[in-house]
This is a predicted structure of a 76-nucleotide RNA (transfer RNA) from Hyphobacterium sp. Its mean pLDDT, the model's own confidence on a scale to 100, is 81. The sequence was found in a public genome assembly. Rfam family: tRNA. The family's RNA type in Rfam is transfer RNA. NCBI's taxonomy places the organism under Bacteria, Pseudomonadati, Alphaproteobacteria, Maricaulaceae, Hyphobacterium.
RNA sequence: GCGGCUGUAGCUCAGCUGGUAGAGCACUCGGUUGUGAUCCGAGCGGUCGCGGGUUCAAACCCCGUCAGUCGCCCCA
Numbered sequence: 001g002c003g004g005c006u007g008u009a010g011c012u013c014a015g016c017u018g019g020u021a022g023a024g025c026a027c028u029c030g031g032u033u034g035u036g037a038u039c040c041g042a043g044c045g046g047u048c049g050c051g052g053g054u055u056c057a058a059a060c061c062c063c064g065u066c067a068g069u070c071g072c073c074c075c076a
Base pairs, nucleotide, nucleotide: 001072002071003070004069005068006067007066010025011024012023013022019056027043028042029041030040031039049065050064051063052062053061
């Protein structure tokens, strides 16, 4: 340099054919317990990597770009 894959909550990841962004863990509060753990209930938490386009409507389609990763090629 070329090609593929990945990027969504603090972490690990879902998200179907474009139609209200979710789960588990973590965190906070409450219940339970002599305290803690466990268990139960509730809550908090999102520029969907970034920019642009298409569309009534985009995490999803198109273009560009950044980062990570894998492979290939070139050079000393």